Predicted 3D model of a 1516-nucleotide RNA (small-subunit ribosomal RNA) from a metagenome. The coordinates come from a structure-prediction model, not an experiment, and the mean pLDDT is 84.
RNA sequence: AGAGUUUGAUCCUGGCCCAGGACGAACGCUGGCGGCGUGCUUAACACAUGCAAGUUCAACGAGAAAGUAUCCUUCGGGGUGCGAGUACAGUGGCGAACGGGUGAGUAACACGUGGGUAACCUACCCUCGAGAGUGGAAUAACCCUGCUAACGCGGGGCUAAUACCGCAUAAUGCAGCGGCACCACAUGGUGAUGUUGUUAAAGGCGGGGAUCCUUCGGGACCUGUCGCUUGAGGAUGGACCCGCGUUCCAUUAGCUUGUUGGCGGGGUAACGGCCCACCAAGGCUGCGAUGGAUAGCCGACCUGAGAGGGUGGCCGGCCACACUGGGACUGAGAUACGGCCCAGACUCCUACGGGAGGCAGCAGUGAGGAAUUUUGCGCAAUGGCCUAACGGCUGACGCAGCAACGCCGCGUGAACGAUGAAGCUCUUCUUGAGUGUAAAGUUCUGUUAGGAGGGAAGAACCGGCUGGUAGCUAAUACUUACUGGCCCUGACGGUACCUCCAGAGAAAGCGCCGGCUAACUUCGUGCCAGCAGCCGCGGUAAUACGAGGGGCGCAAGCGUUGUCCGGAAUCACUGGGCGUAAAGGGUGCGUAGGCGGAGAUGUCAGUUGGAAGUGAAAUGUCCCGGCUCAACCGGGGACCUGCUUCCAAUACUGCAUUUCUUGAGUCAUGCAGGGGAAGACGGAAUUCCUGGUGUAGCGGUGAAAUGCGUAGAUAUCAGGAAGAACACCGGCGGCGAAGGCGGUCUUCUGGGCAUGUACUGACGCUGAGGCACGAAAGCGUGGGGAGCAAACAGGAUUAGAUACCCUGGUAGUCCACGCCGUAAACGAUGAACACUAGGUGUUGGUGGGUCGACCCCAUCAGUGCCGCAGCUAACGCAUUAAGUGUUCCGCCUGGGGAGUACGAUCGCAAGGUUGAAACUCAAAAGGAAUUGACGGGGGCCCGCACAAGCGGUGGAGCAUGUGGUUUAAUUCGAUUCAACGCGAAGAACCUUACCGAGUCUUGAAACGCAGCGGACAGCCGGUGAAAGCCGGUCUCCCUUCGGGGUCGCUGUACAGGUGCUGCACGGCUGUCGUCAGCUCGUGUCGUGAGAUGUUGGGUUAAGUCCCGCAACGAGCGCAACCCCUGUCCAUAGUUGCCAUCAGUUCGGCUGGGAACUCUAUGGAGACUGCCGGCAUAAAGUCGGAGGAAGGUGGGGAUGACGUCAAGUCCUCAUGGCCUUUAUGACUCGUGCUACACACGUGCUACAAUGGUCGGUACAAAGGGCAGCAAAGCCGCGAGGUGGAGCGAAUCCCAGAAAACCGAUCUCAGUUCGGAUCGGAGUCUGCAACUCGACUCCGUGAAGGUGGAAUCGCUAGUAAUCGCGGAUCAGCAUGCCGCGGUGAAUACGUUCCCGGGCCUUGUACACACCGCCCGUCACGCCAUGGAAGCCGAUAGUACCCGAAGUCGUUGUCCCAACCCUUGGGAGGGAGACGCCGAAGGUAAGAUUGGUGACUGGGGCGAAGUCGUAACAAGGUA
Repeated sequence: AGAGUUUGAUCCUGGCCCAGGACGAACGCUGGCGGCGUGCUUAACACAUGCAAGUUCAACGAGAAAGUAUCCUUCGGGGUGCGAGUACAGUGGCGAACGGGUGAGUAACACGUGGGUAACCUACCCUCGAGAGUGGAAUAACCCUGCUAACGCGGGGCUAAUACCGCAUAAUGCAGCGGCACCACAUGGUGAUGUUGUUAAAGGCGGGGAUCCUUCGGGACCUGUCGCUUGAGGAUGGACCCGCGUUCCAUUAGCUUGUUGGCGGGGUAACGGCCCACCAAGGCUGCGAUGGAUAGCCGACCUGAGAGGGUGGCCGGCCACACUGGGACUGAGAUACGGCCCAGACUCCUACGGGAGGCAGCAGUGAGGAAUUUUGCGCAAUGGCCUAACGGCUGACGCAGCAACGCCGCGUGAACGAUGAAGCUCUUCUUGAGUGUAAAGUUCUGUUAGGAGGGAAGAACCGGCUGGUAGCUAAUACUUACUGGCCCUGACGGUACCUCCAGAGAAAGCGCCGGCUAACUUCGUGCCAGCAGCCGCGGUAAUACGAGGGGCGCAAGCGUUGUCCGGAAUCACUGGGCGUAAAGGGUGCGUAGGCGGAGAUGUCAGUUGGAAGUGAAAUGUCCCGGCUCAACCGGGGACCUGCUUCCAAUACUGCAUUUCUUGAGUCAUGCAGGGGAAGACGGAAUUCCUGGUGUAGCGGUGAAAUGCGUAGAUAUCAGGAAGAACACCGGCGGCGAAGGCGGUCUUCUGGGCAUGUACUGACGCUGAGGCACGAAAGCGUGGGGAGCAAACAGGAUUAGAUACCCUGGUAGUCCACGCCGUAAACGAUGAACACUAGGUGUUGGUGGGUCGACCCCAUCAGUGCCGCAGCUAACGCAUUAAGUGUUCCGCCUGGGGAGUACGAUCGCAAGGUUGAAACUCAAAAGGAAUUGACGGGGGCCCGCACAAGCGGUGGAGCAUGUGGUUUAAUUCGAUUCAACGCGAAGAACCUUACCGAGUCUUGAAACGCAGCGGACAGCCGGUGAAAGCCGGUCUCCCUUCGGGGUCGCUGUACAGGUGCUGCACGGCUGUCGUCAGCUCGUGUCGUGAGAUGUUGGGUUAAGUCCCGCAACGAGCGCAACCCCUGUCCAUAGUUGCCAUCAGUUCGGCUGGGAACUCUAUGGAGACUGCCGGCAUAAAGUCGGAGGAAGGUGGGGAUGACGUCAAGUCCUCAUGGCCUUUAUGACUCGUGCUACACACGUGCUACAAUGGUCGGUACAAAGGGCAGCAAAGCCGCGAGGUGGAGCGAAUCCCAGAAAACCGAUCUCAGUUCGGAUCGGAGUCUGCAACUCGACUCCGUGAAGGUGGAAUCGCUAGUAAUCGCGGAUCAGCAUGCCGCGGUGAAUACGUUCCCGGGCCUUGUACACACCGCCCGUCACGCCAUGGAAGCCGAUAGUACCCGAAGUCGUUGUCCCAACCCUUGGGAGGGAGACGCCGAAGGUAAGAUUGGUGACUGGGGCGAAGUCGUAACAAGGUA
């Protein structure tokens, strides 16, 4: 510090997700030791048991027992001493208000910070001053007694005090009245001071001895000490007040009656409506009152670069609370956790009458929960309370226990060690690789754990004893302070630590290994099981699941989950945005607020500098130090970014005063304008009405129909009526803030612009709320209504057509008044100001040139286009900014849910404004641009693509292939073009892979090794359908004699598989397509994908060539090079040829010839080369000449990058999987040949351009020895016989056929057609039954030119005719070739199909066979409404009214003081009153749950219906 994820790819926007750190954690697996920390986050739920606050006898009175010693005894017991002035209890004092717990409540002066109190209190402690005199009356304990289950209560009697009460004294206290000084921000404060009044006390203990008293104990007295009273001061702790800071919701906007203030009282420690009476009517609030929700606050902690964000557990400060609510008492202090009273809920006891209780103290229990410890030890230390002290108490605290909960440290060994062991894993399967120096082994070490022994620090106080020095004093007593010596005290704990002993011995796991992200292989599984943080893996070769091996990471831990911060600049102060991604308010006016021109002076609030105070400690940080290190702990420094006060500075901002004119406004003079409102007028058109002319149609559409019309339409003429809108001008022209505004004239009226020497003097900009305006549609009332036209009706279209089209047609559109308040209200661009190159139009004005129109120049204000810098993700914007800046407002924060619900508000309604959440997305949704593909987009151009033609297919019969069906099997594959006479160039057996039956198991074929055997083979016999099985017979070659070869058998490695996967593959092939394309290097452009080149203008069959051009070149394709063919030449001349010559049996037969044909080798030839037109005088094109051939002469071979997971595992090859007495092998027999049907490809036909018969011609290319086979003979024929010739330019197949000549048939199911069937044959073959071909005789079916539809062909082509070949024993109508005869047509490119290039749109990219919307049906989920039902919360009104304070008080009661024996002062009880918690009643409010039914929403696998959107998406 970044990374992954939207796309085919790109850039951007934007969300989601990851890597880091942290935790009071929990869960899973695992677990050796120690140190230091931490440990109910949930039910402020309920609690058994024990403990957590007492102490003091030196304040006071009383005062045991057990036991023991002893005495007495009636033997039952009793007394006395010790125990002991002890225990227990009581009075009094102090403490219990601290310490400890918890975070419910609290949004508050609660907390933090800084101040104030001149408005206050403070026990114990410290300092100082003064004092402590003299009296009195009670009461608990105790004794007697009563009631009660208990708790407890009552009556009588006695007694003490540092308990209680008088009196005295008394101040600088307090109160009243005075004047003085000083201080102060108002009330006031402080200090001298005068005067009047008023108010206090307590003793205990120790020591002493002169004097006095004595009950002889002692007391008075002196002294010390602890205590007491009063006053002042301090310290400490608290109280109150104030500034500032302190969560969310405005779908909480108004709140308030003790409320705000005053006067007077009361109350308090004290100010104060804190409380009360009266008076006034105030107070708070958009700088967020009130209400609701949530929450203890802080130091700090976590994170972060910081700013921030989150948190408030441990430790520390503050607050609040103590079962819930209320209340006071005591006290210095409480409205009191372990006190009291009342009410309530709950629990317990009960004799039913009443009582008791409060763990949010420490342990512990139950419950809740994912989850949180011991009913431990000790007061040794630190601290607290009491005490004179000893000491007591202390679950504060110190320790220990439990828990890997966290942090830190240590260990589980170290060194050497290669037969690189075994095992395991992988593998090309063998001299292989990994685990791996790892192990073993050798040599060591000794941490921790274990055993044995030793053994701390933490302890110093206090106190006691004993010295010293001071103080006090009459005192060398006592005592206090300081200072020595000795003694006493350890829970932890026999712990830390140290030493010794033995011994590598007892101690490693967890997660991960597709990318992010370090780490790879095998097997299993087969969209299953599973994984997953995101992207995503898994459908038979999974580095992603599970396991093994290996590796990576961390390590006594490792992972997971949850939460927080970070990354996230993803709420943006630092540090974001708003034309199209989410986002500018529809527009203006304007309030608050924010911001604001120039000069001067003052002030110093902001601002800046300095100083002081504070910012507790701890934490964090730096340095040093202590535990062996570290964690942890100690000391010191800096910091604590803040607040307050003072001083200073005065640039900027503010404030005050003053001045200015440039911002703004005013005025004057002009100007343009569909700016607004009202009124009046005009013509054209439409419709309607009347009349005339006129006749059969009109109208409407893609085509029609509905409709209108013989009752006279449409058309046409004249007249009239009505309403609405204003052609031309008219223009990216004008005006207006926007919406918007268009005939003409008049009236009223708003704004703008220009010019100007005038005036005011910052009066400005923006603008939350607010107010006004605001298209269309819609609403209300009343008019109006010609045309148009939702709804509606009809006609069409259609599968349907609630649409598009047509005919009608009502609201509405128009007017007046009033609502509505929204729009893609758009420039999708808020307003204002300033600055920043230009060019070119246009509108309005002004100035200049000119006499002037015009034109030109300059300038101001508008309105367009182009364009630089700059900006932008790009597109684009660009002085009219989306540039550069300033100010103010509005708005945004993933998509959906949703602009929905609820609430509020506005509206007559429709609806508007404001505006969520749950849930959901196996994470996107978007913007711009790119390359493709596609379009019922466009342009250009090709092709038998259409058209023009010729002939077919589709109908028939048959052949053949396929589907389907059937079957034991009908083997398998091929399935749009590009499967279907295809693999198959040939299924009777074989082939053959299928089926049935019978058999074999190292196998039918190959190869290695070991052993055995003799040959094997053959022959014979049996059995059988055969294969096979059983038996018999027979026995080899070479040799260096070791053995070898061949063969068989047995065994073992292995063979075999037309079994699966063509979606694991190679190779081969098809197809687009012989279409003209497909790319690269360098350069350039672009952030980039990419573009350019390859586009453009021409041209071509062609990316063929030319020209142009930020491109220049190049490659694969095209073309050419190759083959055949067309002309000629040369060479050669048999088997081919025969012009000339000769012979002839008349056959190139022979001699001969080498001319010709031909054969087969090599050449020539054609290149737009020549001429002319067109052209850029380029490429080229058109025409012509010559030529056998002319613009590629014709044909073939040749198939770019790629596409279709196209085809083929059954040609071959091959990974993996499967099989191994079978999925292998052999044999026989079947099947592949089936047959209701359907389709493809063909053959033959339907006839006269023909059939039949007879005769006569002319090919090419092939094949031939297991072959082709001649002549001759036989047979009607297939064929038989025969065998000459020929391994072939020689011989044979071999007769070519159509054609031509002649004859016949005469339009008919025929002399057409030949299927089918019967009979008889031939040939091949082991064998023609299933199931061959052919021949002859007989039979003679359908069929009379074929519906929709569809195929081929552009010239030696189509059509037609025959011939040959491969395969093959035999078997083509198929296939591959060959020649013969030999046409028609092409205007043309609108349309169909396919293709190429350019361009355009796109929501497609699996690419239109794409994408995608809505209803319905089903399931699940959350949610709104709903008659209601059930709660919760806070308040209001009233009723009742506990405890209790306060007030009043007839009556009753009472020790202290007074007078006097009965009263008084004073007090108490009771009663009454105000207030008052809980409770009750009532009407509402807010909020939650639930609810028949109902509304929409989301998600879900292949459901249904349609086709709305994306292309002109087929109606933009």